[in-house]
Molecule: transfer RNA
Organism: Candidatus Nomurabacteria bacterium
RNA sequence: GCCGGGGUGGCGAAAUUGGUAACCGCAAUUGACUCAAAAUCAAUCGGGGGCAACCCCUUGGGAGUUCGAGUCUCCCCCCCGGCA
Numbered sequence: 001g002c003c004g005g006g007g008u009g010g011c012g013a014a015a016u017u018g019g020u021a022a023c024c025g026c027a028a029u030u031g032a033c034u035c036a037a038a039a040u041c042a043a044u045c046g047g048g049g050g051c052a053a054c055c056c057c058u059u060g061g062g063a064g065u066u067c068g069a070g071u072c073u074c075c076c077c078c079c080c081g082g083c084a
Stems, first nucleotide, its partner, number of pairs: 001083007010026003019067001028044005046057004060076005
């Protein structure tokens, strides 16, 4: 240099044909249970604003197509594999 795969919450990992971004698991927080803990069970769990109801933002970065983009197109960055 060329080809292929990938980048999504703190971590791993889904998302069907483009149609509410975040299902599931781990971790974490709170509670129950316990003398106490572990295990187990329940609830909560991206960021910002607001007293609240709610509102805004978020899929590596930027742009484009579209009523609508994690998904399609283009440029760039990073990681893994192959070829040279």